[in-house]
Context: one part of a larger RNA
Formats: sequence, C1' cells, structure tokens
RNA sequence: UGACGGGGGUCCGCACAAGCGGUGGAGCAUGUGGUUUAAUUCGAUGAUACGCGAGGAACCUUACCUAGGCUAGAAUGUGAAGGAAUGAUAUAGAGAUGUAUCAGUCAGCAAUGACCUGAAACAAGGUGCUGCAUGGCUGUCGUCAGCUCGUGCCGUGAGGUGUUGGGUUAAGUCCCGCAACGAGCGCAACCCCUGUUGUUAGUUGCCAUCGGGUGAAGCCGGGCACUCUAGCAAGACUGCCUACGCAAGUAGAGAGGAAGGAGGGGACGACGUCAAGUCAUCAUGGCCCUUACGCCUAGGGCGACACACGUGCUACAAUGGGCGGUACAGCGGGUAGCUACCUGGUAACAGGAUGCCAAUCUCGAAAGCCGCUCUCAGUUCGGAUUGGGGUCUGCAACUCGACCCUAUGAAGCUGGAAUCGCUAGUAAUCGGGUAUCAGCCAUGACCCGGUGAAUACGUUCCCGGACCUUGUACA
Repeated sequence: UGACGGGGGUCCGCACAAGCGGUGGAGCAUGUGGUUUAAUUCGAUGAUACGCGAGGAACCUUACCUAGGCUAGAAUGUGAAGGAAUGAUAUAGAGAUGUAUCAGUCAGCAAUGACCUGAAACAAGGUGCUGCAUGGCUGUCGUCAGCUCGUGCCGUGAGGUGUUGGGUUAAGUCCCGCAACGAGCGCAACCCCUGUUGUUAGUUGCCAUCGGGUGAAGCCGGGCACUCUAGCAAGACUGCCUACGCAAGUAGAGAGGAAGGAGGGGACGACGUCAAGUCAUCAUGGCCCUUACGCCUAGGGCGACACACGUGCUACAAUGGGCGGUACAGCGGGUAGCUACCUGGUAACAGGAUGCCAAUCUCGAAAGCCGCUCUCAGUUCGGAUUGGGGUCUGCAACUCGACCCUAUGAAGCUGGAAUCGCUAGUAAUCGGGUAUCAGCCAUGACCCGGUGAAUACGUUCCCGGACCUUGUACA
C1' cells in the first nucleotide's frame, strides 16, 4: 500500500422486511448428469453451465457410428494431350460410382478462342490437439462510483498528498474548507423510443360540414377541420413562491403545466478481476494426420432409459368448465408468398376464384360483456396414455413430423425441507406477431398490445457492494 475480520462508523441495492404470484409434489415438453450403445458428435459446469452455442437434428444439416468407395483429391488457378458443347437410352449397384450404345460435330481462311475431359506437378484438405501460446468477440463484479496522471509539496524509501474532512447527490454530483493546483478515463449530457402542443404536408390515411348513393359501407363527388402518418420546432431549468441553509441543495396535497425535480424506457459498461468462456463462427503461432485424423455415398445415431437435477407448459377447478350471441388492439409479415369470397368436408384441409410487390389487397385477437347449463363429484375438473380413421409438407414421416376427427380417459384435490421473481402500466393474467423455416416436435427466444393489483413500518438481522477508520504472525 492492499487484502481479510463472527472490529467500529456512514450509506446503498427486491438484500431483508411488508405484499402478490410461483418453483420444490403430478403429467408432459425441453436441457443436463448418469447409465446404455456400433455411435448415442463436440463444447458450456457455483454465482457467471443446464429451453446455453442450436433464431428449426426425418435425408441434408452432421462434426458421430457401420458399410461401400476415392487418392492432386469436394472447390479455384496454371496445365501436356484429347474432344465442340450437349442430350438420350440400356445395364450393375443401397447409392456414390462404373460399363456399354446412340444422337450431336461450335466460331474462324488460318493462327487460335470459348467450353468439356484431363496425365504429371505446384499451390490442397483436417469441426484433429493446445482458449494455459494468441487476435477478435463475450460473461461477471456492475451502470457499482470508482480508476489514474502532470507539476508541486511531504517522506531515506515503499509511498503519501490531490481522491481525506464538513455538508449534499442516483453519482469522485455539486458546494465549503484544505499543500495543493490542474487534467484524463468513467458519472451526467449529446443519440433513439415514448408522453404535450404548434407548424409543414394530405395519399393509399381521415370524414366535421355540403351533395349523391346503398340491404349496408368514406362507397362516390368533395374537403384536409379531426384522427393519423413523418419531418421540423417549442416545452422542464428547482426557472417562480414559501420554509431551512454560508453555499451546494433539501422539503411543500405550493403556483403554473401534458409532464416536476433524472417524467418513463432503451442504447451506452472506466482501470481492472476470474490463466472466466470460445482454436467448433472467424482469424491465427506451435504440434499432429496425408491411399487418411482428408473426401464422396447409403443406412443408422445425435430422439436410447432403472434413475437424479435445472428451466418451462398444462392442471388440480365454480373468480371455474361447456354451449350460443356480441365488442375492442398494437408490433409485424406477404409473389416459390398472404389470400378476400364461393363450393365440398364434422374438421385438419381440398377444389375454384379475386385482390395485393401492399397506410390501397391480405394474415388477424383472447381474456371481456350478455344469456343458458353444470352444483362440489376424481366430476360436464384434468388431459397424459393408447386404439381406429384421416389431412398436409416433403424424393421419403418405420426408427423420428405437425395437425384433424372419433374412442380411451392416467396422475393430479394446491405440493416437505428448502427456494425464485417482482416496487406501476410493474407483478399477475389474456391473446397476437416475427426470426429460423418445405414441414416441424415452439410449451423456447425476441417483440407487441388488452385487462390490471397489493405492499414498503423500517434498516436490527441474511446476501452483495461503496467510503472512512481500526487490528493483523497474510501478500
């Protein structure tokens, strides 16, 4: 100087407390461990691995296994030699691949050119190892308020001071003081979304007024008021008032204002820590393989199942289930696509048909509300499992797809010890969209809106952190 303390002081955080809802029990989905296996490819492992890499494992992917093949190789360049290119058929085979036959005979006078095959050779290839050789990227402490430097001063020196102190703040934020005076990286602001208003613009959006028109409808003329769209601008600064204060600032159910003391949310992550993670995104040093640790193909596996754990979904019901009627979003997507509408089918869907490269056409809510019914039961709860029949995608749904109909109707009556999330448009609850994608194992991820709470006395305690101080046989 640090680190540590079941030392002290001050302070903060859904850290506790106060609340609400879960997990831990059940069934299923998914990831992991273990076991099994020819293979169940590899990585990730307290917090910071475990719905993680994977934002799509039937083939492909695919790295694994078995079997069959290739050896300058699957790609590209140079290239002797040969041939136009190319197309078709037969045959062996699981295919990769091989054999045979037929058609065809480029441009140019030529040299040659383009294209195909292609010996030898040079450059290959490796998801093989090392993340403890690395770059890049990332997690975490932590959006915590810290981490440093120049000059000066102090100290023999390591170092100190500044950065400590008194206040204040979300903040090393600001004020005052001070052997310090300044500065940098962080904080904040500048950026984006959202909340208010004005202005510009008015189609594909909108419809108050006028006219037309319909079974109905901005449907038409017309209009740009309003909503909205998307550019610009204004607005919030403790600016004003009161109280306290030297100041910074704090308090106010004060004013004004759509918004008040950082209005709400996002992007943004200092010096560093964990030899943290990644050689399997990529790049790369070294090492290793080279008729194989490379490459092609078929089939299988990554989907196994006594078991254990994590993350979820669905429930155990009446604030509910079923049936009928009825209302209201926002984000987004769409031409190998989204499809109105019609017909068939109980339905998944199919057959027609029309519009739309989309503020134009289209995909489009559920909880809610209004009725009827069920009456506490393993039930009209719950839907696992299994039988049968179908639909769709795709070369192909056996291993191993989703969906529909019918039958079946398991466990489960609110969950031990323990444990998680959340402070407001949040939790809870309800549906919707997108990426990936032929299809989909999505209950996942990331977004979007609808309905919409309870509680916080307080900081003694648990956990983590910040500053000062103290002890130390630790570095």

This is a predicted structure of a 475-nucleotide part of an RNA (small-subunit ribosomal RNA, 3' major domain) from an uncultured bacterium. Rfam family: Bacterial small subunit ribosomal RNA. The coordinates come from a structure-prediction model, not an experiment, and the mean pLDDT is 82. The full RNA is in RNAcentral, with records from ENA and SILVA.